[in-house]
């Protein structure tokens, strides 16, 4: 200087008008006026997982059924993160991997091919034998070395050996299974020795093993309701034939009609459990598009400090920061950051053409890419103009 | 906001357990009947990236993922 790998932050700031929502102040009897304060994100998305939070019995047992899948940690939990192990790519930094089990058991492996998983001879080779003068060529037999076919073809060289041939046998060499030693929390790794000689792919096929899992969602749910009316529990007056009768009180339940079923919830199914009141499902029809809570203080930011490779945790300390619902964030100017052109002025260099840093002045572009909250958080994935920091590879060339 | 389901010729719609399985009907095209059109009979034609892109497999219309489009459904009784 050139090519790259990785992880990071921003992705405009301030003033002045005019608007637009929340929430206090003031002044007003009110309608209003004035002035305050706060106001979208890294992905607020897609809704693909995980969680709080409601309800359903605080959620019960057993099967289905669904998910996950190297170890080991992190977390409130995960299908996320983090180290790190195995396979794979790259010269390297690095980077990808739904990565348990295929000698548990079952299915499939199309089309070629002889032959697709314990069997198999199409061509070729070798013995025998029949025919032919001959080249040959029937017929029974070995052979998986050799050709061929295929995504895949029953371990790989050279040997010994044989009619030819085979791990049939030997060496060496890759696999596998076991058994012992070393290391390491573990996956794993390394090293000795033993075996039988070699075991085909597919689990994003059934399946099995190991964890883990109840189901519906803020349109979840509750309040606003007088009266009536149920069952249950308190209390204290009367009466009592001592069982109970009224009467009050506090909390639960039903609480817009009709009609139908007898059972309904524990959102599949059996065991239990619980209710059955005006109860509980199904239909079907009116009317209404409400008020308010859930709902913004949190598995919260930020700072420093310890522990820990590192995800992350501990402990001090600061900070409050959006709650709309016909759904609210915007316009215009001005500076100032920001990129580029030109003129002057300085410095440095120099092959005298002119490079390159820095200032000031003039006039100009752009104010930007994806994209917006609807209970919230933790993740992952898509999308995104561009500006920047930090680490590392590799290559050349200088000292 | 939350749920669900679905995308296969020009329209409707099959597609079993991955493999020559990419199909039907209708609709277009030609021809017979008919004076002439329908209806009807025979024949024919479909080259459809199976909504897009990855991945697992030898192999994907199916099997897992990521987009992208289209459909449907819910609230209260104040």
């Nucleotide at each position: 200087c050139g090519a790259g790998u990785c992880g990071g932050u921003c992705g405009g700031g301030u003033g002045a008008u005019c608007g637009c929502g929340g929430c206090g102040c003031u002044g007003g009897c009110a309608a209003c006026a004035g002035g305050g304060u706060c106001g979208a994100g890294g992905a607020a998305a897609g809704u693909c997982c995980g969680g709080a939070c409601u309800c359903c019995a605080c959620a019960a047992g057993g099967c289905a059924g669904g998910g996950u899948g190297g170890u080991g940690g992190g977390u409130a939990a995960c299908g996320c993160c983090c180290a790190c192990c195995c396979g794979g790519g790259g010269u390297g930094a690095c980077c990808c991997g739904c990565g348990g089990g295929a000698a548990a058991g079952u299915g499939c492996c199309a089309c070629a091919g002889a032959a697709a998983a314990c069997a198999a001879a199409c061509c070729g080779c070798c013995g025998g034998u029949g025919c032919g003068c001959g080249a040959g060529u029937g017929c029974c037999g070995g052979u998986a070395a050799g050709g061929g076919u295929g995504a895949a073809a029953c371990g790989g060289u050279g040997g010994u050996g044989u009619a030819a041939g085979a791990g049939a046998c030997c060496a060496c060499c890759a696999g596998c299974g076991u058994u012992c030693c070393g290391g390491g929390u573990g996956a794993c790794c390394g090293g000795a020795g033993c075996g039988g000689c070699u075991u085909g792919g597919u689990a994003a096929a059934c399946c099995c093993c190991a964890c883990c899992u109840g189901g519906a969602g803020c349109a979840a749910g509750g309040u606003c309701a007088a009266g009536a009316g149920g069952g249950c529990g308190g209390g204290a007056g009367g009466c009592u034939u001592c069982g109970g009768c009224u009467c009050c009180c506090c909390a639960c339940c039903u609480g817009c009609g009709c009609g139908g079923a007898c059972g309904a919830g524990c959102c599949g199914c059996c065991u239990g459990c619980u209710c059955a009141a005006u109860g509980u499902c199904c239909g079907c029809g009116g009317g209404u598009a409400g008020a308010u809570u859930g709902c913004a203080c949190g598995a919260g930011g930020c700072u420093g400090u310890c522990g820990g490779c590192a995800a992350c945790g501990g402990c001090a300390g600061u900070c409050c920061u959006a709650g709309a619902u016909g759904g609210a964030u915007g316009a215009u100017c001005a500076c100032c950051a920001c990129c580029g052109c030109g003129u002057c002025c300085u410095c440095g260099g120099u092959u005298c053409g002119c490079c390159g840093g820095g200032g000031u002045c003039g006039g100009g572009g752009c104010u930007c890419a994806c994209a917006g909250g609807a209970u919230c958080c933790g993740g992952c994935u898509u999308a995104c103009a561009g500006a920047c920091c930090g680490a590392c590879u590799c290559g050349u060339c200088c000292c | 906001g939350g749920g669900g389901c679905g995308g296969u010729a020009g329209c409707u719609c099959a597609g079993c357990u991955g493999g020559u399985c990419a199909g039907a009907g209708c609709a277009g095209c030609g021809g017979a009947c008919u004076c002439a059109u329908a209806a009807u009979c025979c024949g024919u034609c479909a080259g459809g990236u199976c909504g897009u892109c990855g991945g697992u497999u030898c192999g994907a219309g199916c099997c897992c993922g990521a987009c992208c489009c289209g459909c449907c459904c819910c609230a209260c009784c104040a």

This is a predicted complex of two RNAs, RNase P RNA and transfer RNA, with 477 nucleotides together.